[in-house]
The RNA shown here (Guanidine-I riboswitch aptamer) has 90 nucleotides and comes from Ornithinibacillus caprae. Rfam family: Guanidine-I riboswitch aptamer. Gene Ontology term of the family: regulation of gene expression. The coordinates come from a structure-prediction model, not an experiment, and the mean pLDDT is 81.

RNA sequence: AAAAUAGUUUUCUAGGGUUCCGCAUAUAUGAUGGUCUGGUCCGAGAGAAAACGCACUAUGUGUACACGGAGGGACAAAAGCCCGGGAGGA
Numbered sequence: 001a002a003a004a005u006a007g008u009u010u011u012c013u014a015g016g017g018u019u020c021c022g023c024a025u026a027u028a029u030g031a032u033g034g035u036c037u038g039g040u041c042c043g044a045g046a047g048a049a050a051a052c053g054c055a056c057u058a059u060g061u062g063u064a065c066a067c068g069g070a071g072g073g074a075c076a077a078a079a080g081c082c083c084g085g086g087a088g089g090a
Stems, first nucleotide, its partner, number of pairs: 007052006015042002020039002022036001023033003053063004065085001067088001071083003
């Protein structure tokens, strides 16, 4: 420096908050509270599964490894989301 065996998508999880629902408070159709277990919601490069893709000695086999800030950005908001397998480190 190059490389799809380091790709894409879906579902789910760790995790995350607070638009909506629920819950709590309450001055009660309003308002406040996520310092409320939760449903909806967001959600992993370094988590799981599946499908497609890709590689090859081809109807099967393989798809490895992976420490990491600060800061900024989006949605209602936050985050293992995005910048980003970034800076840096090894």